[in-house]
């Protein structure tokens, strides 16, 4: 890099360096010299994996379901994945706009396979 599974409407700050971009891409729309991206320090949020604890189930010494915890590995700390696009349905009837619901594509994160 690719593939598989799960989740994505919640949540979460300061300081230093730095000096103009950033929100994946695309059309918008936002954030940014009252300091963007990036780096460092401390802290928070969360609960995907591991460890530990509790309860249960199966069976035959292991597997598995639920709960807790937050030490370790990740992640993350503007806006619903910021909104839309592509498909279907509803509303509407100007056969249009708008709004709502569902799905797909793409993306992000974790674990596993390779």
């Nucleotide at each position: 890099a690719a593939c598989u599974u799960a989740u994505c409407a919640a949540g979460a700050a300061a300081g230093g360096c730095a000096g103009a971009g950033g929100g994946a891409a695309u059309g918008g729309c936002c954030c940014g010299a009252u300091g963007a991206a990036g780096c460092c320090u401390u802290g928070a949020c969360a609960a995907c994996c591991u460890a530990c604890c509790c309860c249960g189930a199966a069976u035959u010494a292991u597997u598995u379901g639920g709960g807790g915890c937050a030490a370790g590995g990740u992640g993350c700390c503007a806006a619903c994945u910021c909104c839309g696009a592509c498909c279907c349905g509803a509303u509407g009837g100007a056969u249009a706009a708008u709004u709502c619901g569902g799905g797909a594509u793409a993306g992000a994160u974790a674990a596993g396979u390779c």